A computed fold for a 476-nucleotide part of an RNA from Bdellovibrio sp. ZAP7, annotated as small-subunit ribosomal RNA, 3' major domain.
Its mean pLDDT, the model's own confidence on a scale to 100, is 82.
The sequence was found in a public genome assembly.
Rfam family: Bacterial small subunit ribosomal RNA.

[in-house]
Context: one part of a larger RNA
RNA sequence: UGACGGGGGCCCGCACAAGCGGUGGAGCAUGUGGUUUAAUUCGAUGCAACGCGAAAAACCUUACCUGGGUUAGACAACGUAGGACAGGUGUAGAGAUACACCCUUCCCGCAAGGGACCUGCGGUUUAGGUGCUGCAUGGCUGUCGUCAGCUCGUAUCGUGAGAUGUCGGGUUAAGUCCCUUAACGAGCGCAACCCCUAUCUUUAGUUGCCAUCAUUCAGUUGGGCACUCUAGAGAGACCGCCGGUGUUAAACCGGAGGAAGGCGGGGAUGACGUCAAGUCCUCAUGGCCCUUAUGUCCAGGGCAACACACGUGCUACAAUGGUCGGUACAGAGGGUAGCCAACCCGUGAGGGGGAGCUAAUCUCAGAAAGCCGAUCUCAGUUCGGAUUGAAGUCUGCAACUCGACUUCAUGAAGCUGGAAUCGCUAGUAAUCGCAGAUCAGCACGCUGCGGUGAAUACGUUCCCGGGCCUUGUACA
Numbered sequence: 001u002g003a004c005g006g007g008g009g010c011c012c013g014c015a016c017a018a019g020c021g022g023u024g025g026a027g028c029a030u031g032u033g034g035u036u037u038a039a040u041u042c043g044a045u046g047c048a049a050c051g052c053g054a055a056a057a058a059c060c061u062u063a064c065c066u067g068g069g070u071u072a073g074a075c076a077a078c079g080u081a082g083g084a085c086a087g088g089u090g091u092a093g094a095g096a097u098a099c100a101c102c103c104u105u106c107c108c109g110c111a112a113g114g115g116a117c118c119u120g121c122g123g124u125u126u127a128g129g130u131g132c133u134g135c136a137u138g139g140c141u142g143u144c145g146u147c148a149g150c151u152c153g154u155a156u157c158g159u160g161a162g163a164u165g166u167c168g169g170g171u172u173a174a175g176u177c178c179c180u181u182a183a184c185g186a187g188c189g190c191a192a193c194c195c196c197u198a199u200c201u202u203u204a205g206u207u208g209c210c211a212u213c214a215u216u217c218a219g220u221u222g223g224g225c226a227c228u229c230u231a232g233a234g235a236g237a238c239c240g241c242c243g244g245u246g247u248u249a250a251a252c253c254g255g256a257g258g259a260a261g262g263c264g265g266g267g268a269u270g271a272c273g274u275c276a277a278g279u280c281c282u283c284a285u286g287g288c289c290c291u292u293a294u295g296u297c298c299a300g301g302g303c304a305a306c307a308c309a310c311g312u313g314c315u316a317c318a319a320u321g322g323u324c325g326g327u328a329c330a331g332a333g334g335g336u337a338g339c340c341a342a343c344c345c346g347u348g349a350g351g352g353g354g355a356g357c358u359a360a361u362c363u364c365a366g367a368a369a370g371c372c373g374a375u376c377u378c379a380g381u382u383c384g385g386a387u388u389g390a391a392g393u394c395u396g397c398a399a400c401u402c403g404a405c406u407u408c409a410u411g412a413a414g415c416u417g418g419a420a421u422c423g424c425u426a427g428u429a430a431u432c433g434c435a436g437a438u439c440a441g442c443a444c445g446c447u448g449c450g451g452u453g454a455a456u457a458c459g460u461u462c463c464c465g466g467g468c469c470u471u472g473u474a475c476a
Base pairs, nucleotide, nucleotide: 001476002475003473004472005471007470008469009468010467011466012465013464015460016459019424020423021422022421023420026315027314028313029312030311031310032309033308034306035305042053043052064301065300066299067298068297069296070295072124073126078122079121080120081119082118083117087102088101089100090099091098092097106115107114108113128290129289131288132287133286137284138283139279140278141277142275144273149188150187151186152185153184154183155164156163157162168179169178170177194267195266196265197264199235200234201233202232203231204230205229208225209224210223213222214221238261241255242254243253244252245251317417321376322375323374324373325372326371327370333364334363335362338357339356343352344351345350383414388409389408390407391406392405393404394403430452431451432450433449434448435447436446
């Protein structure tokens, strides 16, 4: 100087407390461990691995296994010989591939020749490797932590390591600011500048909107751009004003005005560093290893197994509910190898159909909870829907291993969950649906979007994590 302490002081955080809802019990989905297996590819492992890499494992993906092929190779460079290449058919085969036949005969140039492409052969400097090492590395990322810290120049003090500054008194979300002061300044962080959102003005008015005037089933049409909205430019919030407290300070408390008040709400933004944290399987890369194989092509299988254990979720156990009928209101997105309207068929998944739309125009698209009415009457039930049987639909060469969905039948566990444990402070929790990425198909996951919309916070003694000052130390 740090680190540590079941030392002290001050302070903060959904850290506790006060509340609300869960997990832990059930069924299912998903990930992991374990076991099994020819293989169940690999990585991630306290917080910070476990719906994680994977924003889609039927083939492909795919790295694994079995079997069948291949060796200048699936891909790049060179020499040499030939030819356009491509495409189609047949035979053998699981296919890769092999053979045969058909068809075709590239570009520049008069030609010689050259160029691109394909095939055969040749061998060397070679290719190739999701092989090893993340403890050789770059890059990227997590975490402490959006915590308020981490340092430097000069100067001063100290023999020196170092100290001061950065401490102290106040204050703040903040090393934020003020005052004091052997310090005076500065840098990286904080804040602000950026984006979204909340109010208003203005510009613009179609594909958007409709107050007034006509018109219609309908903003449908004429008309209009007031309003809503859209998207550009501005205004607005600064403790600016008033009162009080405070050291005449910084600031704090209350009030007015205001759409908004003391950082208005949310996002992006992550200092010096820590964990030899994670990743050699995104990529790049040193070293090592393989080179008729640890490369490469193909078929089938596996990644989906199942006594069990754990994590994360979904659905429930019901009456604040289930079922049936009627009826209302979003936002944000996607769409041409696409979204697919009207209409018809089907109980339905869906099929037919074909209008419109490169989209403020057309379409996905019915929002759901809600509201109105009817019914069920506390039961393993008209709760719950697992499982299984049958029949189907769709995608796709192909749904056996191993897809999603529909209809009929079946109707399991489950009556609120032990010890323990998690999230959340406001448009939040809870609850309700919608969209998107991935994607041929496949979502209870993920990322967004809006609808309805609470309770509680006395307080900081205690648990956990963190910051500052101080103290002890046989630790570095």